[in-house]
RNA sequence: UCCGACUUAGCUCAGUGGUAGAGCAAUCGGCUGUUAACCGAUCGGUCGUUGGUUCGAGCCCAACAGUCGGAG
Numbered sequence: 001u002c003c004g005a006c007u008u009a010g011c012u013c014a015g016u017g018g019u020a021g022a023g024c025a026a027u028c029g030g031c032u033g034u035u036a037a038c039c040g041a042u043c044g045g046u047c048g049u050u051g052g053u054u055c056g057a058g059c060c061c062a063a064c065a066g067u068c069g070g071a072g
Stems, first nucleotide, its partner, number of pairs: 001071007010024004018055001026042005048064005
């Protein structure tokens, strides 16, 4: 320098154009002599940034940024 993949909750990840979700973590409660485990509830998101396409974008397109890998 060139090519590719990835970027969504504190963490790990789903989400094939039509209401953004799960598990774990955290908080509160139940259960128990107590803790753990188990059960219930709650909390938590400008979906990397900026544009574009579309009636409508996490999803399609472009540029940029970051991480990882490859080529030279």
The RNA shown here (transfer RNA) has 72 nucleotides and comes from an uncultured Alphaproteobacteria bacterium. It matches the Rfam family "tRNA". The family's RNA type in Rfam is transfer RNA. The sequence was found in a public genome assembly.